[in-house]
RNA sequence: AGGGGGUUAGCUCAAUUGGUAGAGCAACGGUCUCCAAAACCGUAGGCUGCGGGUUCGAGCCCUGCACCCCCUGCCA
Numbered sequence: 001a002g003g004g005g006g007u008u009a010g011c012u013c014a015a016u017u018g019g020u021a022g023a024g025c026a027a028c029g030g031u032c033u034c035c036a037a038a039a040c041c042g043u044a045g046g047c048u049g050c051g052g053g054u055u056c057g058a059g060c061c062c063u064g065c066a067c068c069c070c071c072u073g074c075c076a
Stems, first nucleotide, its partner, number of pairs: 001072007010025004019056001027043005049065005
C1' cells in the first nucleotide's frame, strides 16, 4: 500500500435480511438463611464506533472517517 472481517447494555453475543433493540453473565432490590453462598422472583441499564446520504421508516442499504483482527505485498 492492496484485500477481507469486525465495532450493538459493564462483559460475551443475538436481532428471522428495512417495520416496537433483545438474551446470558455481571450490577441493584426482594424471598429464603443465624449470616453468607446457591436457588427463585423482580428492577435498572442503549445517541447500535463518529459523521453524511437514501427512505414514510435504517442496527440492517450507500458514503467519508476512526479503531481492532486476519491475509498479501514493499522497504529495512

Notes:
The RNA shown here (transfer RNA) has 76 nucleotides and comes from an Anaerolineae bacterium. NCBI's taxonomy places the organism under Bacteria, Bacillati, Chloroflexota, Anaerolineae. The sequence was found in a public genome assembly.